This is a predicted structure of a 73-nucleotide RNA (transfer RNA) from a Candidatus Margulisiibacteriota bacterium. RNAcentral holds the sequence, with entries from ENA. It matches the Rfam family "tRNA". It is annotated as a transfer RNA. Its family is annotated with triplet codon-amino acid adaptor activity in the Gene Ontology.
[in-house]
RNA sequence: GGGGCCGUAGCUCAGUUGGGAGAGCGCUAGAUUUGCAUUCUAGAGGCCAGCGGUUCGAUCCCGCUCGGCUCCA
Numbered sequence: 001g002g003g004g005c006c007g008u009a010g011c012u013c014a015g016u017u018g019g020g021a022g023a024g025c026g027c028u029a030g031a032u033u034u035g036c037a038u039u040c041u042a043g044a045g046g047c048c049a050g051c052g053g054u055u056c057g058a059u060c061c062c063g064c065u066c067g068g069c070u071c072c073a
Base pairs, nucleotide, nucleotide: 001072002071003070004069005068006067007066010025011024012023013022019056027043028042029041030040031039049065050064051063052062053061
């Protein structure tokens, strides 16, 4: 320098005909307990890496950039 894959909650990740942003763990509050743990209920937490484009509408399609992994040179 070129090719491929990836970037979504604090962590691990899901998210396909383009229209609802989610799960598990963790965190907070309450219930339970003498207390802790477990269990149950409720809740908070996201500019979907960034910018631009297409579209009535983009996590999703297109382009560029940044970062990570990997292959070739």